[in-house]
RNA sequence: GCCCUUGUAGUUUAAUGGAUAGAAUACCUCCCUGCGGAGGAGGCGAUUUGGGUUCGAAUCCCGGCAAGGGCA
Repeated sequence: GCCCUUGUAGUUUAAUGGAUAGAAUACCUCCCUGCGGAGGAGGCGAUUUGGGUUCGAAUCCCGGCAAGGGCA
């Protein structure tokens, strides 16, 4: 340099082009407990970036960025 794959809460992840983007865990609050932990209830928090297609994009297309792999 060329080609391929991947990118979603702090972390691990789900999501036929049509939902208020869903869980688990972590964190916060409350309950429980003599205290803590465990357990129970509730809360907070995410689509890598810029365009395009479409009535509608996390999803499809193009470019960038980042990570991994292959060829030279």